[in-house]
RNA sequence: GAAGCCGGCCAGACGGUCGCUGGAGGCAUGCAGCCUUCAGAGGAAAGUCCGGGCUCCGCAGGGCAGGGUGCUGGAUAACGUCCAGGCGCCGCGAGGCGACGGAAAGUGCAACAGAAAGCAUACCGCCGAUGGCGGGCUCGCCGGUCGCAGGAUCGGCGGAUCCGAUCAGGCAAGGGUGAAAUGGUGCGGUAAGAGCGCACCGCGACGGUGGUGACAUCGUCGGCACGGCAAACCCCACCCGGAGCAACACCAAAUAGGCAGGUGCUGUGCGACGCCGCGGUCGCCGGAAACGGCGAUCGGCGGCGGCCGCGCUGAAGGGCGGCCCGCCCGAGCCUGCGGGUAGGUGGCUGGAGCCGCGGGGUAACCCGCGGCCUAGAUGAAUGACCGUCCGCGACAGAACCCGGCUUACCGGCCGGCUUCCCUU
Repeated sequence: GAAGCCGGCCAGACGGUCGCUGGAGGCAUGCAGCCUUCAGAGGAAAGUCCGGGCUCCGCAGGGCAGGGUGCUGGAUAACGUCCAGGCGCCGCGAGGCGACGGAAAGUGCAACAGAAAGCAUACCGCCGAUGGCGGGCUCGCCGGUCGCAGGAUCGGCGGAUCCGAUCAGGCAAGGGUGAAAUGGUGCGGUAAGAGCGCACCGCGACGGUGGUGACAUCGUCGGCACGGCAAACCCCACCCGGAGCAACACCAAAUAGGCAGGUGCUGUGCGACGCCGCGGUCGCCGGAAACGGCGAUCGGCGGCGGCCGCGCUGAAGGGCGGCCCGCCCGAGCCUGCGGGUAGGUGGCUGGAGCCGCGGGGUAACCCGCGGCCUAGAUGAAUGACCGUCCGCGACAGAACCCGGCUUACCGGCCGGCUUCCCUU
RNA backbone atom coordinates (compact mmCIF):
# COMPACT_ATOMS: atom_id res chain seq x y z
C1' G A 1 0.00 0.00 0.00
C1' A A 2 -3.94 -3.56 -1.44
C1' A A 3 -7.65 -7.11 -0.16
C1' G A 4 -10.27 -8.85 3.98
C1' C A 5 -12.18 -10.47 9.25
C1' C A 6 -14.23 -9.04 14.09
C1' G A 7 -16.08 -5.43 17.65
C1' G A 8 -17.79 -0.49 19.12
C1' C A 9 -19.79 4.46 17.91
C1' C A 10 -22.36 8.56 14.97
C1' A A 11 -27.00 9.29 12.01
C1' G A 12 -26.09 16.80 8.97
C1' A A 13 -24.12 21.07 12.23
C1' C A 14 -24.84 26.17 14.10
C1' G A 15 -27.95 30.67 14.69
C1' G A 16 -32.80 33.34 14.43
C1' U A 17 -38.43 33.77 14.23
C1' C A 18 -43.22 31.44 14.92
C1' G A 19 -45.88 27.21 16.77
C1' C A 20 -47.14 21.94 19.37
C1' U A 21 -47.03 18.24 23.99
C1' G A 22 -45.68 17.60 29.13
C1' G A 23 -43.47 19.15 34.15
C1' A A 24 -42.36 23.21 37.65
C1' G A 25 -43.10 28.35 39.18
C1' G A 26 -45.81 32.94 38.83
C1' C A 27 -50.11 36.20 37.27
C1' A A 28 -55.30 36.65 36.35
C1' U A 29 -60.16 34.63 37.35
C1' G A 30 -67.10 33.38 36.61
C1' C A 31 -64.63 30.35 32.81
C1' A A 32 -61.48 30.24 28.58
C1' G A 33 -56.41 32.01 29.69
C1' C A 34 -51.40 34.69 29.93
C1' C A 35 -45.98 34.89 31.25
C1' U A 36 -41.15 32.60 32.64
C1' U A 37 -38.25 28.30 32.61
C1' C A 38 -36.93 23.08 31.73
C1' A A 39 -37.62 18.56 28.85
C1' G A 40 -39.47 16.40 24.21
C1' A A 41 -38.42 9.50 19.13
C1' G A 42 -34.86 5.06 17.26
C1' G A 43 -30.78 1.83 16.28
C1' A A 44 -34.06 -0.30 14.55
C1' A A 45 -39.44 3.23 17.78
C1' A A 46 -40.72 -1.63 12.42
C1' G A 47 -42.32 -7.14 11.80
C1' U A 48 -45.38 -8.83 16.20
C1' C A 49 -41.63 -14.02 15.61
C1' C A 50 -40.04 -15.86 20.78
C1' G A 51 -39.54 -14.92 26.30
C1' G A 52 -40.81 -12.32 30.91
C1' G A 53 -43.17 -8.50 34.11
C1' C A 54 -48.16 -6.54 35.06
C1' U A 55 -53.81 -7.35 35.04
C1' C A 56 -58.25 -10.35 35.02
C1' C A 57 -60.27 -15.35 34.69
C1' G A 58 -59.34 -20.59 35.79
C1' C A 59 -56.69 -24.05 38.94
C1' A A 60 -55.96 -29.98 45.13
C1' G A 61 -52.73 -33.45 42.77
C1' G A 62 -51.78 -36.57 38.64
C1' G A 63 -52.67 -38.20 33.64
C1' C A 64 -54.45 -37.94 28.30
C1' A A 65 -54.75 -34.75 24.09
C1' G A 66 -52.24 -30.46 21.84
C1' G A 67 -47.96 -27.20 21.15
C1' G A 68 -42.74 -26.15 21.64
C1' U A 69 -37.46 -27.14 22.38
C1' G A 70 -33.40 -30.77 21.10
C1' C A 71 -24.52 -31.60 21.32
C1' U A 72 -22.32 -30.12 26.52
C1' G A 73 -21.61 -26.73 30.57
C1' G A 74 -22.93 -21.96 32.23
C1' A A 75 -25.69 -16.90 32.27
C1' U A 76 -30.68 -15.06 33.13
C1' A A 77 -36.92 -13.05 35.62
C1' A A 78 -37.36 -16.17 31.25
C1' C A 79 -36.28 -17.61 26.22
C1' G A 80 -36.16 -20.60 20.30
C1' U A 81 -31.54 -15.45 23.31
C1' C A 82 -26.43 -14.83 24.97
C1' C A 83 -21.38 -16.74 26.62
C1' A A 84 -17.69 -20.63 26.77
C1' G A 85 -16.54 -25.44 25.03
C1' G A 86 -17.10 -30.17 21.88
C1' C A 87 -18.04 -32.20 17.00
C1' G A 88 -18.89 -31.50 11.60
C1' C A 89 -18.42 -28.32 7.21
C1' C A 90 -16.23 -23.84 4.60
C1' G A 91 -11.94 -20.34 4.23
C1' C A 92 -4.40 -19.90 3.02
C1' G A 93 -5.77 -17.04 7.34
C1' A A 94 -8.15 -13.48 10.87
C1' G A 95 -12.71 -16.06 11.20
C1' G A 96 -17.71 -17.85 9.53
C1' C A 97 -21.86 -21.43 9.35
C1' G A 98 -24.65 -25.76 11.52
C1' A A 99 -33.06 -28.13 14.02
C1' C A 100 -26.17 -31.07 15.96
C1' G A 101 -31.06 -36.57 20.45
C1' G A 102 -32.71 -41.70 18.41
C1' A A 103 -32.64 -45.30 11.81
C1' A A 104 -30.30 -53.16 15.80
C1' A A 105 -38.94 -50.40 18.80
C1' G A 106 -42.38 -50.15 14.81
C1' U A 107 -44.75 -47.96 10.29
C1' G A 108 -43.56 -45.45 5.92
C1' C A 109 -40.81 -42.84 1.66
C1' A A 110 -37.08 -42.61 -2.43
C1' A A 111 -39.42 -38.88 -8.85
C1' C A 112 -36.18 -39.60 -13.23
C1' A A 113 -32.26 -42.66 -14.61
C1' G A 114 -30.50 -47.46 -13.67
C1' A A 115 -29.56 -54.59 -13.98
C1' A A 116 -30.58 -53.50 -9.01
C1' A A 117 -33.11 -48.43 -4.09
C1' G A 118 -33.54 -52.70 0.89
C1' C A 119 -33.21 -57.87 -0.18
C1' A A 120 -30.74 -58.85 -2.54
C1' U A 121 -29.26 -58.38 -7.79
C1' A A 122 -25.94 -58.41 -12.77
C1' C A 123 -26.69 -54.10 -18.27
C1' C A 124 -21.72 -53.51 -20.39
C1' G A 125 -17.69 -56.12 -18.67
C1' C A 126 -13.79 -59.84 -16.41
C1' C A 127 -12.55 -65.37 -16.16
C1' G A 128 -12.03 -70.15 -18.61
C1' A A 129 -10.73 -73.03 -12.62
C1' U A 130 -14.90 -77.03 -12.93
C1' G A 131 -18.59 -80.08 -16.15
C1' G A 132 -20.51 -80.46 -21.14
C1' C A 133 -20.11 -79.09 -26.66
C1' G A 134 -17.06 -78.25 -31.23
C1' G A 135 -12.10 -78.43 -33.32
C1' G A 136 -6.53 -79.44 -33.58
C1' C A 137 -2.36 -82.54 -32.13
C1' U A 138 -0.67 -86.90 -29.71
C1' C A 139 -0.69 -91.77 -26.93
C1' G A 140 -3.05 -96.51 -25.89
C1' C A 141 -6.70 -100.34 -27.13
C1' C A 142 -10.24 -102.64 -30.63
C1' G A 143 -12.00 -103.46 -35.64
C1' G A 144 -11.83 -103.07 -41.22
C1' U A 145 -8.72 -102.62 -45.90
C1' C A 146 -3.69 -103.13 -48.35
C1' G A 147 0.96 -105.70 -47.55
C1' C A 148 5.16 -111.82 -46.73
C1' A A 149 6.65 -108.54 -42.87
C1' G A 150 8.32 -103.77 -40.44
C1' G A 151 4.30 -100.77 -41.55
C1' A A 152 0.54 -97.52 -44.10
C1' U A 153 -4.50 -95.91 -44.03
C1' C A 154 -9.78 -95.57 -42.31
C1' G A 155 -13.34 -95.88 -38.29
C1' G A 156 -14.66 -96.35 -33.01
C1' C A 157 -13.58 -95.98 -27.69
C1' G A 158 -10.54 -94.01 -23.75
C1' G A 159 -6.53 -90.73 -21.62
C1' A A 160 -3.33 -86.35 -21.63
C1' U A 161 -2.84 -81.53 -23.75
C1' C A 162 -4.04 -77.01 -26.67
C1' C A 163 -7.74 -73.69 -28.93
C1' G A 164 -12.83 -71.48 -29.21
C1' A A 165 -16.30 -68.35 -25.45
C1' U A 166 -20.90 -72.02 -27.63
C1' C A 167 -23.99 -74.00 -23.00
C1' A A 168 -23.88 -74.39 -17.79
C1' G A 169 -20.86 -71.84 -14.38
C1' G A 170 -17.51 -68.36 -11.38
C1' C A 171 -16.92 -62.81 -10.20
C1' A A 172 -18.29 -57.82 -8.55
C1' A A 173 -12.21 -55.41 -9.83
C1' G A 174 -13.49 -51.73 -13.79
C1' G A 175 -17.36 -48.96 -16.81
C1' G A 176 -22.24 -46.92 -16.91
C1' U A 177 -27.07 -44.73 -13.95
C1' G A 178 -28.24 -41.92 -9.78
C1' A A 179 -28.76 -37.28 -4.48
C1' A A 180 -27.44 -42.10 -2.66
C1' A A 181 -25.03 -48.66 -5.09
C1' U A 182 -23.56 -52.76 0.30
C1' G A 183 -16.54 -49.93 4.00
C1' G A 184 -11.62 -46.90 1.75
C1' U A 185 -6.21 -47.14 0.15
C1' G A 186 -2.16 -50.39 -0.75
C1' C A 187 0.22 -55.19 -0.91
C1' G A 188 -0.48 -60.30 -1.30
C1' G A 189 -3.63 -63.76 -3.46
C1' U A 190 -6.63 -65.83 -7.67
C1' A A 191 -8.73 -68.61 -13.69
C1' A A 192 -10.79 -63.83 -12.80
C1' G A 193 -12.08 -61.74 -8.39
C1' A A 194 -13.58 -60.91 -3.51
C1' G A 195 -12.03 -58.85 4.05
C1' C A 196 -10.22 -64.28 0.88
C1' G A 197 -5.46 -62.91 3.93
C1' C A 198 -2.43 -58.83 5.89
C1' A A 199 -1.05 -53.38 7.14
C1' C A 200 -3.09 -48.54 7.91
C1' C A 201 -7.67 -45.68 8.10
C1' G A 202 -12.95 -46.08 9.07
C1' C A 203 -16.85 -48.89 11.91
C1' G A 204 -18.58 -51.82 16.23
C1' A A 205 -17.90 -54.14 21.27
C1' C A 206 -15.19 -54.12 25.84
C1' G A 207 -11.65 -51.86 28.98
C1' G A 208 -7.96 -47.97 30.65
C1' U A 209 -6.64 -42.66 30.97
C1' G A 210 -7.96 -37.19 30.76
C1' G A 211 -12.31 -33.94 31.20
C1' U A 212 -18.15 -31.60 35.51
C1' G A 213 -19.71 -32.91 30.53
C1' A A 214 -20.28 -33.03 25.13
C1' C A 215 -15.95 -35.57 23.77
C1' A A 216 -10.79 -36.81 23.06
C1' U A 217 -7.04 -40.50 23.31
C1' C A 218 -4.78 -45.41 24.06
C1' G A 219 -5.13 -50.77 24.23
C1' U A 220 -7.50 -55.52 23.18
C1' C A 221 -10.99 -58.08 20.33
C1' G A 222 -14.36 -58.55 16.01
C1' G A 223 -13.44 -59.24 9.05
C1' C A 224 -17.65 -55.70 8.90
C1' A A 225 -22.54 -57.11 11.09
C1' C A 226 -25.73 -51.54 11.41
C1' G A 227 -27.10 -48.04 3.55
C1' G A 228 -30.18 -42.97 3.47
C1' C A 229 -34.46 -39.86 5.18
C1' A A 230 -37.17 -38.32 11.84
C1' A A 231 -37.61 -29.86 8.64
C1' A A 232 -42.15 -38.22 7.44
C1' C A 233 -45.25 -40.53 11.26
C1' C A 234 -43.01 -42.05 15.53
C1' C A 235 -39.76 -42.95 20.13
C1' C A 236 -36.95 -40.51 24.16
C1' A A 237 -35.81 -36.25 27.48
C1' C A 238 -37.30 -31.46 29.14
C1' C A 239 -40.76 -27.16 29.07
C1' C A 240 -45.85 -25.02 28.45
C1' G A 241 -53.31 -23.03 32.03
C1' G A 242 -56.25 -19.04 29.00
C1' A A 243 -56.80 -13.99 27.40
C1' G A 244 -54.61 -9.47 26.84
C1' C A 245 -53.52 -2.06 28.54
C1' A A 246 -59.62 -2.00 23.73
C1' A A 247 -56.07 -6.02 30.21
C1' C A 248 -57.95 -4.12 34.66
C1' A A 249 -59.55 -0.56 38.73
C1' C A 250 -62.17 3.93 40.26
C1' C A 251 -65.63 8.33 39.57
C1' A A 252 -70.05 9.02 37.03
C1' A A 253 -74.67 12.59 33.41
C1' A A 254 -79.25 12.38 30.16
C1' U A 255 -82.86 8.53 28.42
C1' A A 256 -84.98 3.68 29.24
C1' G A 257 -85.46 -0.24 32.59
C1' G A 258 -84.76 -2.42 38.25
C1' C A 259 -85.68 -1.79 43.80
C1' A A 260 -87.72 1.08 47.93
C1' G A 261 -90.57 5.08 50.01
C1' G A 262 -94.10 9.15 49.63
C1' U A 263 -98.29 11.29 47.29
C1' G A 264 -102.78 11.51 43.83
C1' C A 265 -106.58 8.74 41.30
C1' U A 266 -112.79 5.79 37.34
C1' G A 267 -115.20 1.75 36.11
C1' U A 268 -115.29 -2.45 32.97
C1' G A 269 -114.03 -6.67 29.32
C1' C A 270 -110.20 -9.89 27.61
C1' G A 271 -105.28 -11.88 28.05
C1' A A 272 -100.75 -13.08 30.46
C1' C A 273 -98.42 -13.41 35.44
C1' G A 274 -98.25 -14.54 40.88
C1' C A 275 -100.57 -16.83 45.30
C1' C A 276 -104.32 -20.17 47.65
C1' G A 277 -107.81 -24.31 47.41
C1' C A 278 -109.71 -28.56 44.60
C1' G A 279 -108.55 -32.05 40.77
C1' G A 280 -105.52 -34.97 37.14
C1' U A 281 -100.62 -37.24 35.90
C1' C A 282 -95.64 -38.94 37.32
C1' G A 283 -91.78 -40.24 40.92
C1' C A 284 -90.10 -41.51 45.94
C1' C A 285 -91.29 -43.10 50.97
C1' G A 286 -94.63 -45.69 54.55
C1' G A 287 -98.43 -49.56 54.54
C1' A A 288 -100.90 -56.40 53.71
C1' A A 289 -104.34 -53.29 51.28
C1' A A 290 -107.50 -49.13 51.20
C1' C A 291 -104.92 -45.07 51.56
C1' G A 292 -101.53 -41.38 53.52
C1' G A 293 -97.07 -38.14 53.29
C1' C A 294 -93.36 -35.51 50.36
C1' G A 295 -91.72 -33.60 45.67
C1' A A 296 -92.35 -32.42 40.51
C1' U A 297 -95.75 -31.21 36.70
C1' C A 298 -100.47 -29.20 34.11
C1' G A 299 -103.81 -25.96 27.04
C1' G A 300 -108.13 -28.52 33.99
C1' C A 301 -111.83 -25.95 37.66
C1' G A 302 -112.74 -22.10 41.32
C1' G A 303 -111.20 -17.87 44.20
C1' C A 304 -107.93 -13.84 45.35
C1' G A 305 -104.01 -10.15 44.10
C1' G A 306 -101.14 -6.31 41.70
C1' C A 307 -101.01 1.86 38.91
C1' C A 308 -98.46 -6.00 33.90
C1' G A 309 -100.47 -5.42 28.74
C1' C A 310 -104.48 -4.29 25.18
C1' G A 311 -109.59 -2.41 24.14
C1' C A 312 -113.95 0.65 25.63
C1' U A 313 -115.17 4.55 28.94
C1' G A 314 -112.97 8.74 30.94
C1' A A 315 -112.20 11.73 36.74
C1' A A 316 -108.58 15.39 38.49
C1' G A 317 -105.61 18.04 35.31
C1' G A 318 -103.58 19.97 30.63
C1' G A 319 -103.70 21.96 25.30
C1' C A 320 -106.51 24.88 21.26
C1' G A 321 -109.58 29.64 22.64
C1' G A 322 -110.82 36.33 25.11
C1' C A 323 -115.22 33.15 27.16
C1' C A 324 -118.96 29.06 26.42
C1' C A 325 -119.97 24.84 23.46
C1' G A 326 -116.87 21.69 21.02
C1' C A 327 -112.38 18.95 19.73
C1' C A 328 -107.65 16.76 21.32
C1' C A 329 -104.31 14.77 25.20
C1' G A 330 -104.83 12.26 29.68
C1' A A 331 -104.20 7.04 34.74
C1' G A 332 -99.85 9.13 37.05
C1' C A 333 -96.30 12.27 39.59
C1' C A 334 -92.14 13.13 43.12
C1' U A 335 -87.81 11.53 45.96
C1' G A 336 -83.98 8.15 47.23
C1' C A 337 -80.85 3.74 46.22
C1' G A 338 -78.21 0.25 43.17
C1' G A 339 -76.30 -1.73 38.33
C1' G A 340 -74.69 0.16 33.83
C1' U A 341 -73.81 3.62 29.07
C1' A A 342 -71.69 8.38 27.19
C1' G A 343 -67.77 11.00 29.40
C1' G A 344 -63.63 11.40 32.82
C1' U A 345 -59.47 9.57 36.03
C1' G A 346 -55.92 5.96 37.26
C1' G A 347 -53.04 1.97 34.98
C1' C A 348 -48.58 5.53 32.23
C1' U A 349 -43.54 5.45 32.95
C1' G A 350 -38.48 5.59 38.83
C1' G A 351 -37.22 1.01 35.77
C1' A A 352 -34.81 -6.79 35.46
C1' G A 353 -33.30 1.95 34.44
C1' C A 354 -28.76 5.01 32.87
C1' C A 355 -23.59 6.74 33.98
C1' G A 356 -18.91 6.33 36.75
C1' C A 357 -15.58 3.67 40.03
C1' G A 358 -14.10 -0.85 42.55
C1' G A 359 -14.42 -6.24 42.98
C1' G A 360 -15.59 -11.59 41.15
C1' G A 361 -15.77 -14.46 36.50
C1' U A 362 -12.04 -16.74 30.22
C1' A A 363 -16.90 -14.68 28.96
C1' A A 364 -22.21 -13.95 28.94
C1' C A 365 -23.14 -11.86 33.52
C1' C A 366 -23.19 -10.81 38.81
C1' C A 367 -22.08 -7.94 43.47
C1' G A 368 -20.91 -3.31 46.20
C1' C A 369 -20.51 2.11 46.48
C1' G A 370 -21.53 6.98 44.48
C1' G A 371 -24.18 10.10 41.11
C1' C A 372 -28.45 11.13 37.65
C1' C A 373 -33.99 11.48 36.16
C1' U A 374 -33.82 10.97 30.40
C1' A A 375 -41.11 11.67 25.84
C1' G A 376 -45.77 10.01 28.01
C1' A A 377 -49.62 11.87 23.80
C1' U A 378 -55.29 10.01 23.51
C1' G A 379 -57.75 12.73 16.98
C1' A A 380 -53.16 11.66 19.40
C1' A A 381 -47.28 16.75 20.40
C1' U A 382 -41.88 16.23 18.80
C1' G A 383 -43.03 20.86 13.40
C1' A A 384 -42.69 25.13 9.74
C1' C A 385 -39.89 29.19 7.65
C1' C A 386 -35.22 32.07 7.03
C1' G A 387 -29.71 32.51 7.06
C1' U A 388 -24.55 30.29 7.03
C1' C A 389 -21.45 25.89 6.25
C1' C A 390 -20.06 20.65 4.69
C1' G A 391 -19.22 15.54 1.69
C1' C A 392 -25.78 17.69 0.52
C1' G A 393 -27.92 13.68 4.74
C1' A A 394 -30.33 6.58 4.25
C1' C A 395 -33.99 3.36 6.60
C1' A A 396 -37.67 5.06 9.29
C1' G A 397 -41.75 7.69 13.80
C1' A A 398 -43.08 6.16 20.55
C1' A A 399 -48.77 4.35 22.21
C1' C A 400 -48.29 -0.63 29.14
C1' C A 401 -43.10 -1.91 30.09
C1' C A 402 -38.67 -4.85 29.55
C1' G A 403 -34.98 -8.93 27.41
C1' G A 404 -34.03 -10.97 22.55
C1' C A 405 -34.46 -12.44 17.35
C1' U A 406 -35.44 -11.00 12.35
C1' U A 407 -35.94 -7.43 8.57
C1' A A 408 -34.78 -2.16 6.35
C1' C A 409 -30.72 1.39 6.02
C1' C A 410 -26.81 7.43 2.18
C1' G A 411 -22.52 7.47 4.32
C1' G A 412 -18.68 8.27 8.06
C1' C A 413 -15.35 7.53 12.48
C1' C A 414 -12.49 4.49 16.09
C1' G A 415 -10.08 -0.01 17.94
C1' G A 416 -8.13 -5.08 17.42
C1' C A 417 -6.60 -8.84 13.95
C1' U A 418 -5.37 -11.76 9.10
C1' U A 419 -3.18 -12.58 4.10
C1' C A 420 -0.28 -10.65 0.12
C1' C A 421 3.05 -6.94 -2.18
C1' C A 422 6.86 -2.96 -1.81
C1' U A 423 10.81 -0.34 0.96
C1' U A 424 14.48 -0.01 5.02
Bacterial RNase P class A from a Pseudomonadota bacterium, 424 nucleotides, folded computationally. The RNAcentral record of the sequence draws on ENA. Lineage of the source: Bacteria > Pseudomonadati > Pseudomonadota. Rfam family: Bacterial RNase P class A. The family's RNA type in Rfam is ribozyme. It is recorded under the gene name rnpB.